Source information: Transfer RNA from a Pyrinomonadaceae bacterium, 73 nucleotides, folded computationally. The source organism's lineage runs through Bacteria, Pseudomonadati, Blastocatellia, Blastocatellales and Pyrinomonadaceae. Its Rfam family is "tRNA". The same sequence occurs in records of 2 taxa. Its mean pLDDT, the model's own confidence on a scale to 100, is 81.

RNA sequence: GGUGGCGAAGCUCAGGUGGUAGAGCAAGCGCAUGAUAGGCGCUAGGUCGCAAGUUCGAAUCUUGCCGCCACCA
Numbered sequence: 001g002g003u004g005g006c007g008a009a010g011c012u013c014a015g016g017u018g019g020u021a022g023a024g025c026a027a028g029c030g031c032a033u034g035a036u037a038g039g040c041g042c043u044a045g046g047u048c049g050c051a052a053g054u055u056c057g058a059a060u061c062u063u064g065c066c067g068c069c070a071c072c073a
Base pairs, nucleotide, nucleotide: 001072002071003070004069005068006067007066010025011024012023013022019056027043028042029041030040031039049065050064051063052062053061
């Protein structure tokens, strides 16, 4: 330098054929207990890597860029 894959909550990851962004763990609060752990319930937490394009509408489709990984040279 070329090709391909991945990038989503603090972490690990779902997200069909474009149509209100989710789960588990972690965090906070509560229930329970004499108290703690465990358990149960609730709550908060997101410019979906950045920018542009297509569209009534983009995490999703297209293009460029950035980061990581693999392969080729």